This is a predicted structure of a 364-nucleotide RNA (Bacterial RNase P class A) from a Chloroflexota bacterium. Rfam family: Bacterial RNase P class A. Its family is annotated with ribonuclease P activity, tRNA processing and dimeric ribonuclease P complex in the Gene Ontology. Rfam classes the family as a ribozyme. Its mean pLDDT, the model's own confidence on a scale to 100, is 76. The organism belongs to Chloroflexota, within Bacteria. It is recorded under the gene name rnpB.

RNA sequence: UGAGCACGACGGGUGGUCGCGGGUUGCAAGACCCGAGGAAAGUCCGGGCUCCAGAGGGCAGGGUGCUGGGUAAUCCCCAGGAGGGGUGACCCUACGGAUAGUGCCACAGAGAGUAAACCGCCUUGGCGCCCCGAAAAGGUGCUGGGGCAAGGGUGAAACGGUGGUGUAAGAGACCACCAGUGGCCCGGGCGACCGGGCCAGCUCGGAAAACCCCACCCGGAGCAAGGCCAAGUAGGAGGGCAAGGGAGUGGCCCGCUCCGCCCUCGGGUUGGCCGCUCGAGGCGUCGAGCAAUCGGCGCCCUAGAUAGAUGACCACCACCCCCGCGAGAGGGCACAGAACCCGGCUUACAGGCGUGCUCAGGCU
Numbered sequence: 001u002g003a004g005c006a007c008g009a010c011g012g013g014u015g016g017u018c019g020c021g022g023g024u025u026g027c028a029a030g031a032c033c034c035g036a037g038g039a040a041a042g043u044c045c046g047g048g049c050u051c052c053a054g055a056g057g058g059c060a061g062g063g064u065g066c067u068g069g070g071u072a073a074u075c076c077c078c079a080g081g082a083g084g085g086g087u088g089a090c091c092c093u094a095c096g097g098a099u100a101g102u103g104c105c106a107c108a109g110a111g112a113g114u115a116a117a118c119c120g121c122c123u124u125g126g127c128g129c130c131c132c133g134a135a136a137a138g139g140u141g142c143u144g145g146g147g148c149a150a151g152g153g154u155g156a157a158a159c160g161g162u163g164g165u166g167u168a169a170g171a172g173a174c175c176a177c178c179a180g181u182g183g184c185c186c187g188g189g190c191g192a193c194c195g196g197g198c199c200a201g202c203u204c205g206g207a208a209a210a211c212c213c214c215a216c217c218c219g220g221a222g223c224a225a226g227g228c229c230a231a232g233u234a235g236g237a238g239g240g241c242a243a244g245g246g247a248g249u250g251g252c253c254c255g256c257u258c259c260g261c262c263c264u265c266g267g268g269u270u271g272g273c274c275g276c277u278c279g280a281g282g283c284g285u286c287g288a289g290c291a292a293u294c295g296g297c298g299c300c301c302u303a304g305a306u307a308g309a310u311g312a313c314c315a316c317c318a319c320c321c322c323c324g325c326g327a328g329a330g331g332g333c334a335c336a337g338a339a340c341c342c343g344g345c346u347u348a349c350a351g352g353c354g355u356g357c358u359c360a361g362g363c364u
Stems, first nucleotide, its partner, number of pairs: 001360008010351001012317007020035006037335001041346002044344005049222004056254004061218005066080005081095001082093004096213002101211002104206002118152002120148011160178006179203002181200008226274004236265006245259004281300008319332003323328001
């Protein structure tokens, strides 16, 4: 200098005028203060809170799935292990069980998992031909039987690999080494796991993001939760069910609580307040820890609308684009926008910034 990797933080600034929502103060006029985001988004996980038994038992259903740690909790985060990718910084992984069972493995292929033989190799019977003076032996073609799985071929995948012994030909049939699997032992680690040794010819295919099995976790509904006040109406009519009943109750059963309940018609309200923003809160600093995170101390209060406020204009500056030699003029300035709160994940995002690291080239 050029390519790249990981992490962090930003997302226009200052001043003025007018306006909108909220708070404090004031009789009022007014004054002062506060007023979107890193994702407020998707609503995908987890929790707080509220109501239903402070949600209890079972079935069904769902989720998670290497290890250790963090946390209120998690499908999150951190650290590590194993496997895979990259020259590397580094990145990716639903990563329990296929020896519990059932099922599946398209096409091609003989055969897709206790089973198989298309070409082929070996052997043998019959017939024909060649060879030969003739026979035997030999060679060869067709055909019947038997043995084999070395080689070929198919496939994403074909029942370990290499070499040897062996054999009619062969084959873990046997042997050596290598690879895998299983068992035992030693050492290291909290653990996942790692390193080493010995034994067994055991060679066992894939897939659980098929059912399933195992371990652990999960009750439901959601701030339109839920509560209070005010106003208003007819605790009215008809029908049905009814204690072995109905409702709360939501997939089901039990249990628990309550006592009439359901449907149709008819009638009333469409207001206000609380919940509501002080919270697993923010910032700084010190300490523990590799880290996630936790603890101590100090300071700060930082939207709370309810159909929904958070905006517009002006000046100067910053950044980007274009025109111009220049002075300068013009245009633009991302994604998006609270609705009970919080922790995550995912997705969107113009533009620039910081820190650490890798690779390649050059110069000293």